RNA sequence: CCAGAGGGCCGGGCGGCCGCGGUGCUCGCCAGAGCAACGAGGAAAGUCCGGGCUCCACGGAACAGCGGUGCCGGGUAACGCCCGGCCGGGGGGUUCGACUCCCGAGGGAAAGUGCCACAGAAAGCAUACCGCCCGGCUUCGGACGGGUAAGGUCGAAAGGGUGCGGCAAGAGCGCACCGCGGGGGCGGCAACGUCCCUGGCACGGUAAACCCCACCGGGUGCAAGACCGAAUAGGGGCGGCACAUGGGCCUUGUUCCGGCUCGCCGCCCGGGUUGGUUGCUGGAGGGGCGGGGCAACCCGCCUCCUAGAGGAAUGGUCGCCGCUCCUUCGGGAGUACAGAACCCGGCUUACAGGCCCUCUGGCUGU
Numbered sequence: 001c002c003a004g005a006g007g008g009c010c011g012g013g014c015g016g017c018c019g020c021g022g023u024g025c026u027c028g029c030c031a032g033a034g035c036a037a038c039g040a041g042g043a044a045a046g047u048c049c050g051g052g053c054u055c056c057a058c059g060g061a062a063c064a065g066c067g068g069u070g071c072c073g074g075g076u077a078a079c080g081c082c083c084g085g086c087c088g089g090g091g092g093g094u095u096c097g098a099c100u101c102c103c104g105a106g107g108g109a110a111a112g113u114g115c116c117a118c119a120g121a122a123a124g125c126a127u128a129c130c131g132c133c134c135g136g137c138u139u140c141g142g143a144c145g146g147g148u149a150a151g152g153u154c155g156a157a158a159g160g161g162u163g164c165g166g167c168a169a170g171a172g173c174g175c176a177c178c179g180c181g182g183g184g185g186c187g188g189c190a191a192c193g194u195c196c197c198u199g200g201c202a203c204g205g206u207a208a209a210c211c212c213c214a215c216c217g218g219g220u221g222c223a224a225g226a227c228c229g230a231a232u233a234g235g236g237g238c239g240g241c242a243c244a245u246g247g248g249c250c251u252u253g254u255u256c257c258g259g260c261u262c263g264c265c266g267c268c269c270g271g272g273u274u275g276g277u278u279g280c281u282g283g284a285g286g287g288g289c290g291g292g293g294c295a296a297c298c299c300g301c302c303u304c305c306u307a308g309a310g311g312a313a314u315g316g317u318c319g320c321c322g323c324u325c326c327u328u329c330g331g332g333a334g335u336a337c338a339g340a341a342c343c344c345g346g347c348u349u350a351c352a353g354g355c356c357c358u359c360u361g362g363c364u365g366u
Stems, first nucleotide, its partner, number of pairs: 001362010012321007020039002023036005041337001045348002048346005053221001055219002066217005071085005086106001087104006107212002112210002114206003129152002131148005137142001160178006179201001180199008225278004235269007246262005285304008322335005
């Protein structure tokens, strides 16, 4: 320098003019006016997980039910997140390795149940279509009886794999190595790794199928909730006046019987709609330095803090510069994704362009 892989950060700058939002100060009788500093993000997004806070419900425990999580260790307020490791799969690289990157719903299939399409002889108490071997038979084409599961065939998957021996042909039938089960030693906190002994080929796959095991889990979301509280209407109490041989309802046209109920004024009380205040932003906060840790992260000291609304302000324009693309070299076009709504930690998704770091391979120079 080139190629590939992984990660972090930034994501327009300066100035003029006009405007918007809440706040503070000043002026004004009000309406309002003036001035000042401040005013979106890395995702403010999706609302998918986890919390703070809030109200509601709830005496405790066990079991059951429902939902979720699921290798091991650590981090954290917590998590389904993050970090480190293990195992499995894949890519790069290498003679093979080492190394490096990506992915994993990664507990249990010898507790039980279910399922395994199509094809195929056979898909779960395995089976026997072709073939191979043996036997006697034969019309010499083959048929029958038996053995076998190495080979063929089907399939995602065929009851261990490779090789040698063995056999009529074969077969864990025997042996070696690998795999698997049991026991033990060593290393590791552990997942797991490694070595030794031993057993016999039995135990197919599937749990984002039921299920089993372990752990976790009340519901509700700031339109939560709290406070103040007008008119009108409605509720309750007290007092005054009124009264029923009445009015209204049960009732559907009328009547009777029966049952229930009651008007006006004044004062007081409580609920509550519109409205106002609060919750509301200084917090698991940012930056720097030092220390611990492989890391996530933690601890100490110093320092900084400036959106909090009304369904919603944070914008527009001009000039200069930057960047990208095109160019007839005069210039022209464009400048990403996207906008807070109680707050915080994650994940996921969107994003023009740019900067930096680490690793792997190649080429070149010293």
Molecule: Bacterial RNase P class A
Organism: Pseudomonadota bacterium